Background: Small-subunit ribosomal RNA, 5' domain from a metagenome, 525 nucleotides, folded computationally. The full RNA is in RNAcentral, with records from SILVA. Model confidence (mean pLDDT): 87 of 100.
[in-house]
Context: one part of a larger RNA
This record gives sequence, structure tokens and C1' cells, in this order.
RNA sequence: GAUUGAACGCUGGCGGCAUGCCUAACACAUGCAAGUCGAACGCGAAAGCCCCUUCGGGGGUAAGUAGAGUGGCGGACGGGUGAGUAACGCGUAGGAAUCUGCCCAUUAGUGGGGGACAACUCGAGGAAACUCGAGCUAAUACCGCAUACGCCCUACGGGGGAAAGUGGGGGACCUUUCGGGGCCUCACGCUAUUGGAUGAGCCUGCGUCGGAUUAGCUAGUUGGUGGGGUAAUGGCCCACCAAGGCGACGAUCCGUAGCUGGUCUGAGAGGACGAUCAGCCACACUGGGACUGAGACACGGCCCAGACUCCUACGGGAGGCAGCAGUGGGGAAUAUUGGACAAUGGGCGCAAGCCUGAUCCAGCAAUGCCGCGUGUGCGAAGAAGGCCUGCGGGUUGUAAAGCAUUUUCAGGAGGGAAGAAAAGCCUGGGGUUAAUACCUUCGGGUCUUGACGUUACCUCCAGAAGAAGCACCGGCUAACUCCGUGCCAGCAGCCGCGGUAAUACGGAGGGUGCAAGCGUUAAUC
Repeated sequence: GAUUGAACGCUGGCGGCAUGCCUAACACAUGCAAGUCGAACGCGAAAGCCCCUUCGGGGGUAAGUAGAGUGGCGGACGGGUGAGUAACGCGUAGGAAUCUGCCCAUUAGUGGGGGACAACUCGAGGAAACUCGAGCUAAUACCGCAUACGCCCUACGGGGGAAAGUGGGGGACCUUUCGGGGCCUCACGCUAUUGGAUGAGCCUGCGUCGGAUUAGCUAGUUGGUGGGGUAAUGGCCCACCAAGGCGACGAUCCGUAGCUGGUCUGAGAGGACGAUCAGCCACACUGGGACUGAGACACGGCCCAGACUCCUACGGGAGGCAGCAGUGGGGAAUAUUGGACAAUGGGCGCAAGCCUGAUCCAGCAAUGCCGCGUGUGCGAAGAAGGCCUGCGGGUUGUAAAGCAUUUUCAGGAGGGAAGAAAAGCCUGGGGUUAAUACCUUCGGGUCUUGACGUUACCUCCAGAAGAAGCACCGGCUAACUCCGUGCCAGCAGCCGCGGUAAUACGGAGGGUGCAAGCGUUAAUC
């Protein structure tokens, strides 16, 4: 000099864009953060209002609504943190023995049956959490049978294995309990197979901090054979056999640490760092475990153990903010218990839509960067006051006053973009089809949808009106005098100042440097 996720002191007008627990991976009150689908399925209230009534009640509507339940998909993404990890964890370059829901494409199918279990009803237990027994019931839930192009196994003889329906529309024909169904067709699905895409698992070369005041380490250890296990290779696991394997090119041990793209600095080489943003990894109160699933050994799932907190009728239960806010605590120190799904994206759904503390916005903080303003011009009687003085004057100083003028920003009033394209409705063409229907696609028209938001921006109004400080002035280092003090009080980055004339302490006047900041401290180059 540059820099910072900074802090502290003094000061503080506005805006834009960023950033904001670096410490206790300490403990957490409260609310929200993952749901959705009635076009898979069975069930199904109540308040209110109306009517009847023997005044007990009953019926209709609300409504096939609310609502749980079965089932499907999603909860493995998104969001947080950096504890652990010196490792194929990360980076880079390769590899072969693998899986991959949803998506795209290919081929072939989607026939016919059965028995349950929730919900519900009845009963029972419990303080609660919740649980148990009996009975009824549906399905895209579950299980056989049939079929099998391709698929899997095979000793090549053979053997094995699927599926589910739902919704829209419809001219004849058949049927009907007159609701509908068959049949045709379309859409969304379902089953099997192949290929792709995406994602993931595995292996290897090289690179990846300090310590030798750590020199030896290792028995599933190193390799083989045969098995088990996995989606898959492999001591991953097991039985047997051999005695290997690593190490001064630093094994082992100890300490420290998430890694990278990058960031800061520097002419570069290098050094230091790894906040925000992006990629990968690891973790989710601590430790262990598996279940489900295409995918987890799963942050807001389950089980066990432990510590802690809470409820309890003492028998037993409930919980996990390193999600967003917020609280206590720690600390020099780090924000709102805000708004909206309008946009982007995600989950579910045919869709309408619902959910989304992801996200987009707003709030707080000079924390940083950038921009703007606090007026402008004229104005010498060089006013008054202050300070200095050699008492003549000098300086503050065109500075003020005064005169003229402007109105950025802030304030008040009015106008006013873009972020919005869709979806829906009407209509024309194409596709599909037996069909002009339904569905779908392309085009035209129409109708709306904005949290921010009193938006950006523009116009008008008033009035210089509301807006300057901080550090320094001995040398380094730009900037000097007076008073006070008297080795005292104090200053200080280094040299050093202060013991009676201190440009070095404290105050004042003046000056210098930066400026909505300025200094100090800490840290890096």
C1' cells in the first nucleotide's frame, strides 16, 4: 500500500447492489418448513335453514360436502451445517464386473377367477399415548389359473415367469332392475422386452498440511482354491492352503483440517485463505441397526441403547431447529416469531388446482462497494468576535452578513411502465376415428391473473430551506503558534518527548489529510 463475513471509539443525509453467529455440531418455548390424487376404492357426518310432530322426536336440505380410512406417487429432491474425515474424501485422467422410478423410442400383450384386511358396527382395556377381540365390505391393495414375440434358468432333454383398470364421447345392433352395461373409439394407465437419456454404485494412475523429540507396522494381515453375499468386482464374509504385505521415495503413530472451482495479495514466481455463489463429500441429540423402496441404512420415518427435557392416575408415555423466523446461553460480534406463491423451480393431479420459510420480495445493520447531496454566483467597510503581535498590524477571510439565483435528494400532490406468459372461453385448419362427437396440436380473437407497490420513472408545489464529521500537525509524514503543566500529569508504530520559555503532554487559534465517513485494534499478502 492493498484486502476483510470484521469488531471498537467518535460521527452520521439519501439511494442502488451485495453481505450479515467466524464463538457453544450448546440447549431450545411457539408458529410455519411435504404433501397431493374422488379421473384407483369403499364409507360418510354436523351446525345452520325449511317442513311435520303424540313435544319424545322424525323428514328434507346442507351433501355424496367436511372428514378420516384402504390404495398410488412424492416424503432419497429442495433447505441446513462442517462435527467427523489426511481418505479413492476431493481434484484430474482413465477403466469394467453393474443398477436406474418418472422421461423418450421399439416390440408384444392387457383373458378369466378367488380369498382377505382397514374404514364401519358391536364389545373390552388404559390417566394418556394408544391397544385388543368379534362381525361386515371395495379397489389400480393381495393371490392363484390361462397365455408368453421377446425375457430368465439349463446338465441343451427341458423348465420358469406377467398384467388393472379408470375417465370422456358415440351411429346402428344386443341386453337392462330403465340407473346402466355390452360393442366401437379416444385419453390416462398396467404387464413383459429391447435400446436411449439421466442419475447412481465400483476400480485404478497422478496430485492433496505439519511433526522422526513418532522407525518399525500388520493375523483377515498379503495371496491362492472353493463357496457365501451383492445390482456388481473384491478378504466384503467364511472354510482350507501358502507366508506373505507395507516402510527413510517416510509406513505406523501424534497433531491439525471438509476438498475443489475460486478469493485476497503480488510485476510475476509465489504466499495466505476456502464467508457469500457453484460442484463433490460427510452429518442430522449421541452410538448401533435394519425395514420399505427404482433410489435411504433415510434432518422434520421405524427399532434398540444412552444422556437430557416434558407429561403421568407411578403402571407407562412424548420429544429432537446443523429448515425459516424466534428464545436463553457463549461472545468483541452478526438481522424480522414479516408478505406472497405474482414470477422461476419442485411434488401430486387429465385438469382446475392444492402444497412449497425452495424462491421472489419487504424489514433491520454505513458491514462493504458504487453513485448523489449538504448549495451556486457576486460580495472589502477586508465588519464584529476569536487567535497572534515587535502594538504598526497580521490571521480566521469572500469566509460571514448582504444582493441575485437554482431546487438534485429528502417532504407534499398527481400521473405511471416492465416484470404476464399461460391457463380458461369462442373460433378456423391439421391429426385421430365409423364419426362432424371426445381428445389433441397449430393459428386468430376475447377475458382476466402482481407479493413487491404509496414500485421504477415523469410532472407540479414550497423553500437555501432538512443534511459534516473524524484523525493528524517533532522526524519517518502533508500540516505551527500561544497558554497551562513542570521527569508530574501524560504521549508513543519506531526513534523518542516531559526535570520552567515543550511545534512531541492537555486546551485554544490556525493548518494538513480523508470525507458520510474517519481513526484504532485484529488478521493476510